Transfer RNA from an uncultured Bacteroidota bacterium, 74 nucleotides, folded computationally. Its Rfam family is "tRNA". The family's RNA type in Rfam is transfer RNA.

RNA sequence: GGGGAAUUAGCUCAUUUGGCUAGAGCGCUUGCCUGGCAGGCAAGAGGUAAGGGGUUCGAUUCCCCUAUUCUCCA
Numbered sequence: 001g002g003g004g005a006a007u008u009a010g011c012u013c014a015u016u017u018g019g020c021u022a023g024a025g026c027g028c029u030u031g032c033c034u035g036g037c038a039g040g041c042a043a044g045a046g047g048u049a050a051g052g053g054g055u056u057c058g059a060u061u062c063c064c065c066u067a068u069u070c071u072c073c074a
Stems, first nucleotide, its partner, number of pairs: 001073007010026004019057001028044006050066005
């Protein structure tokens, strides 16, 4: 320098070929069980879907640019 892939909650990841208020596990907060811890149960908080633009009635999903990370070729 060229090709490919990825970016969604604090972490790891889903989201059925564009349509309901974007979910799960772990973690976090509160309450209950226990003398206490661990653990269990219940409830809750937590999201600019990397950034910007475009197409569309409607975009996490399609297209373009940028940024970052991984990988292949030289």